[in-house]
RNA sequence: AGGUUAUCUAGAGUGAACGAGAGAUCUGGCUCAACGACUUCACAGCAACCGCCAAGUGGCAAGGUGCUCCCUCCAGCAAAGCAUUGCUUUGAAUGAUAACAA
Numbered sequence: 001a002g003g004u005u006a007u008c009u010a011g012a013g014u015g016a017a018c019g020a021g022a023g024a025u026c027u028g029g030c031u032c033a034a035c036g037a038c039u040u041c042a043c044a045g046c047a048a049c050c051g052c053c054a055a056g057u058g059g060c061a062a063g064g065u066g067c068u069c070c071c072u073c074c075a076g077c078a079a080a081g082c083a084u085u086g087c088u089u090u091g092a093a094u095g096a097u098a099a100c101a102a
């Protein structure tokens, strides 16, 4: 790097550094951003998975990852429905995270 399984409408920020775009890719929108976004570090927090207790759905947060603007930011592919050239629902695809086996 790739594979399998599960989950993804909830939750959770301050300081410093840097200095221009960022939100996975493409497109159309939309949001954040010199009142400093993004990224990195420190501390803190959340509790998604592993973990611990309980033994169903709950609790804990010493440990391993992860996460801490907007539903995976929304949609683009398919099916169904409807009040029909649009809307809604479901699924797929894609992405992210964890665990596992190699």
Stems, first nucleotide, its partner, number of pairs: 003100006013043005021032003026076004044068003048065003051060003077091006
SAM riboswitch aptamer (S box leader) from Oceanobacillus rekensis, 102 nucleotides, folded computationally. The sequence was found by an Rfam model in a public genome assembly. Its mean pLDDT, the model's own confidence on a scale to 100, is 85.